[in-house]
RNA sequence: UGAGUGGAAAUGGGGCGCCGGAAUCCGGCUGAGACAGCGAUACGCUGAACCCUUGAACCUGAUGCGGGUAAUGCCGCCGUAGGAAACACGAAUGGAUUAUAC
Numbered sequence: 001u002g003a004g005u006g007g008a009a010a011u012g013g014g015g016c017g018c019c020g021g022a023a024u025c026c027g028g029c030u031g032a033g034a035c036a037g038c039g040a041u042a043c044g045c046u047g048a049a050c051c052c053u054u055g056a057a058c059c060u061g062a063u064g065c066g067g068g069u070a071a072u073g074c075c076g077c078c079g080u081a082g083g084a085a086a087c088a089c090g091a092a093u094g095g096a097u098u099a100u101a102c
């Protein structure tokens, strides 16, 4: 020099869909995840699990486009698009050069 990088830890962020039935429940589909409780029927809050934490987790574009399905972001495009989540800790193989000794 590699490099404040890999990495570890921590903090925080996020979504919770579609369909069928006898519909506060049960079942099916995809998936990492689509759960529980409270309030209340517009949805919000709390917690758990899961994923992500410089990035395709997730959001916008989008009541988007193509394919497919019982149906749905189910798959692909869009997408080298635009956003998106503390501080700190912190290597190594190797490479280059200098000094000293022999």
Base pairs, nucleotide, nucleotide: 001094007089012052013051014050017029018028019027020026021025035047036046037045038044039043058083059082060081064077065076066075067074

This is a predicted structure of a 102-nucleotide RNA (TPP riboswitch aptamer (THI element)). The model forms 91% of the base pairs in the Rfam consensus. The coordinates come from a structure-prediction model, not an experiment, and the mean pLDDT is 76.